Model confidence (mean pLDDT): 87 of 100. Predicted 3D model of a 351-nucleotide part of an RNA (small-subunit ribosomal RNA, central domain) from an uncultured bacterium. The RNAcentral record of the full RNA draws on ENA, Greengenes and SILVA.
[in-house]
Context: one part of a larger RNA
RNA sequence: CUGGGCGUAAAGCGUCCGCAGGCGUCCCAUCCAGUCUGGCAUUAAAGUUCGGAGCUCAACUCCGUGAUGUGUUAGAAACUAGUGGGAUAGAGUCAUACAGAGGUAACUGGAAUACCAUGUGUAGGGGUUAAAUCCGUUGAUCCAUGGUAGAACGCCAAAAGCGAAGGCAGGUUACUGGGUAUGUACUGACGCUCAGGGACGAAAGCGUGGGGAGCGAAGGGGAUUAGAUACCCCCGUAGUCCACGCCCUAAACGAUGUGUGCUCGGUGUUGGGAAUUUCAAUUGUUCUCAGUGCCUUAAGCUAACGCGGUAAGCACACCGCCUGAGUAGUACGGCCGCAAGGCUAAAACUU
Numbered sequence: 001c002u003g004g005g006c007g008u009a010a011a012g013c014g015u016c017c018g019c020a021g022g023c024g025u026c027c028c029a030u031c032c033a034g035u036c037u038g039g040c041a042u043u044a045a046a047g048u049u050c051g052g053a054g055c056u057c058a059a060c061u062c063c064g065u066g067a068u069g070u071g072u073u074a075g076a077a078a079c080u081a082g083u084g085g086g087a088u089a090g091a092g093u094c095a096u097a098c099a100g101a102g103g104u105a106a107c108u109g110g111a112a113u114a115c116c117a118u119g120u121g122u123a124g125g126g127g128u129u130a131a132a133u134c135c136g137u138u139g140a141u142c143c144a145u146g147g148u149a150g151a152a153c154g155c156c157a158a159a160a161g162c163g164a165a166g167g168c169a170g171g172u173u174a175c176u177g178g179g180u181a182u183g184u185a186c187u188g189a190c191g192c193u194c195a196g197g198g199a200c201g202a203a204a205g206c207g208u209g210g211g212g213a214g215c216g217a218a219g220g221g222g223a224u225u226a227g228a229u230a231c232c233c234c235c236g237u238a239g240u241c242c243a244c245g246c247c248c249u250a251a252a253c254g255a256u257g258u259g260u261g262c263u264c265g266g267u268g269u270u271g272g273g274a275a276u277u278u279c280a281a282u283u284g285u286u287c288u289c290a291g292u293g294c295c296u297u298a299a300g301c302u303a304a305c306g307c308g309g310u311a312a313g314c315a316c317a318c319c320g321c322c323u324g325a326g327u328a329g330u331a332c333g334g335c336c337g338c339a340a341g342g343c344u345a346a347a348a349c350u351u
Base pairs, nucleotide, nucleotide: 004322005321006320007305008304012319014200015199016198017197021193022192023191025087026086027085028084029083030082033080034079035076036075037074038073039072040071041070042069050064051063052062053061054060090190091187092186093185094183095182096181097180098179102176103175104174105173106172107171108170109153113149114148115147116146117145118144119143124135125134161168162167205246206245207244208243209242210241214240215239219235220234221233222232257318258317259316260315261314262313265295266294267293268292269291270290271289272288273287274286275285276284300307301306324351325350326349333344334343335342336341
């Protein structure tokens, strides 16, 4: 090197796009580079394989013969590569139809909350297990009317839907991405994966400028307690919101990389299609395609738990990753960042 693995034991990059590379459907012809067969040359000796011989045996020594590699030559043509031609099952285009919180921007709605003004009205309100801090006779709480502000969208709502992931929910409009089914009209392998590379990437955090109702790290006060740098209560700054620019992490989880094919059944649900039921439509029934759930007598797998056509089963292609624990996802160096820090990533030593 080969060999073993990655749901939970160490191990799937957060996700996608994608150059190089690796791998790649069916048929015919051609070629002979890979591949295979034979000959020749070479492959120092020793060693090594096989056969034999000599020291009583063996080790050891000696003789013969191979193996492997390289070159050359003569052939084979199934497979791989190359070249030429053809096909349509992969992939894509087109037409028709459909569903959706997919994205961006603008406009807009009602409930609630807070504050302000006016009116009414009088002694409490608030909060807790109980209290107190706190608010209130400079008139609170409560009630009514009017106004202002910001943020979030009840019911519908679902095991539902959409998106590559992060994620996405009041309504309307504009622009826009992806998907599915049916038809089988067109192209004719145009495909899969992907080291480097690029893009996106919750929350928190950072920069500049706005905004600030509620909530609320830090902070202040009241309680509790032996103490209480907490849990509970009253306040409250950053932040949470918007625009632009950074940061690039997560239990970024299905702790399960992507793609393709194959492998009993049952039962929901979402979106299409076909057949049937009917005079017709709704509806119902059956079948089917694409998604999304559950069950396990299937088979199989698994250390077990469990997984089981949405595989962790049976296979193939490509990528990533693991190799006892601690030190440590740390130091040093490098790259990136305004910073916070991120990415890459050891050793001594201990066990």

It matches the Rfam family "Bacterial small subunit ribosomal RNA".